A computed fold for a 97-nucleotide RNA from Meiothermus sp., annotated as TPP riboswitch aptamer (THI element). Of the family's consensus pairs, 95% are formed in the model. It was read from a public genome assembly, where an Rfam model found it. The organism belongs to Meiothermus, within Bacteria. It matches the Rfam family "TPP riboswitch aptamer (THI element)". Rfam 15.1 lists 16,130 matches to the family in 8,693 species. The coordinates come from a structure-prediction model, not an experiment, and the mean pLDDT is 76.
RNA sequence: GGGCGUCAUCGGGGGUGCCUGGGCUGUCCAGGCUGAGAAACACCCUUUGAACCUGAUGCGGUUUGUACCGCCGUAGGGAGCAUGACGCGGAGCCCUC
Numbered sequence: 001g002g003g004c005g006u007c008a009u010c011g012g013g014g015g016u017g018c019c020u021g022g023g024c025u026g027u028c029c030a031g032g033c034u035g036a037g038a039a040a041c042a043c044c045c046u047u048u049g050a051a052c053c054u055g056a057u058g059c060g061g062u063u064u065g066u067a068c069c070g071c072c073g074u075a076g077g078g079a080g081c082a083u084g085a086c087g088c089g090g091a092g093c094c095c096u097c
Stems, first nucleotide, its partner, number of pairs: 001095004005086005010080001011046004016040001017033006052077003058071004
């Protein structure tokens, strides 16, 4: 010296499972469970990154359920150095000189 927060726009990233019944070559339909979201053009996340992936047919708990909850996790990856407005301009934190 700059940044952080909120909103908007644009760009980008991500997941879509489990149970029951029907149908069944494949596809699909209905109901139920958890959740922000279970193919909605909706939801979430966008490096200050647990959105999401790997580990993982992991470990513990729970359940109709391989779903769900927690651990794993200061583990390894993972997509904006975007623009504008408002706010703050205090503390703290981060980056640069």